[in-house]
RNA sequence: GGGGUUAUGGCGCAGUUGGUAGCGCGCUUGAAUGGCAUUCAAGAGGUCACGAGUUCGAAUCUCGUUAGCUCCA
Numbered sequence: 001g002g003g004g005u006u007a008u009g010g011c012g013c014a015g016u017u018g019g020u021a022g023c024g025c026g027c028u029u030g031a032a033u034g035g036c037a038u039u040c041a042a043g044a045g046g047u048c049a050c051g052a053g054u055u056c057g058a059a060u061c062u063c064g065u066u067a068g069c070u071c072c073a
Base pairs, nucleotide, nucleotide: 001072002071003070004069005068006067007066010025011024012023013022019056027043028042029041030040031039032038049065050064051063052062053061
């Protein structure tokens, strides 16, 4: 220098022919219990790496940039 791949709540991940962003763990509150454990219920929390484009509408398509991993030279 070139190719591939990954980037989504605090952590680990899902989400494909473009149509309200989800799961587990964790966190907060309430209830049960002798209970800072356990069970149940409810809730908070995400500019979907960054910038731009296409579209009525983009995590998803296109272009560029950044970072990690990997292959080739």